[in-house]
RNA sequence: UCAGAAUUGAGGCAAAUUUUACGAAAGUAAAAGACGCAAAGCCACGGGCCUACAGCAUUUAUUGCCAAGGUAGCCGGGUUGCCAGG
Numbered sequence: 001u002c003a004g005a006a007u008u009g010a011g012g013c014a015a016a017u018u019u020u021a022c023g024a025a026a027g028u029a030a031a032a033g034a035c036g037c038a039a040a041g042c043c044a045c046g047g048g049c050c051u052a053c054a055g056c057a058u059u060u061a062u063u064g065c066c067a068a069g070g071u072a073g074c075c076g077g078g079u080u081g082c083c084a085g086g
Base pairs, nucleotide, nucleotide: 012037013036017032018031019030020029021028022027035073041079042078043077045076046075047074048071049070050069055065056064057063058061
């Protein structure tokens, strides 16, 4: 110097855990903290999973059933956004 391959940059979110608060619980929110994520942005429409206050039932029990609760970082779907190339 040529060719091929690889690689952007700017960033973003935030698991477990801890503290505080809410909740019957599952879980949620804030702060700390990073396991990871190219949608780990948002939305409960479909499926799955979790919980069962109240309710129903009977075997009266740390019992069974049940979602109007939850989970978007379980999957699908909808929708919005960033970057590269064409």

The RNA shown here (c-di-GMP-I riboswitch aptamer) has 86 nucleotides and comes from Mesobacillus harenae. Model confidence (mean pLDDT): 82 of 100.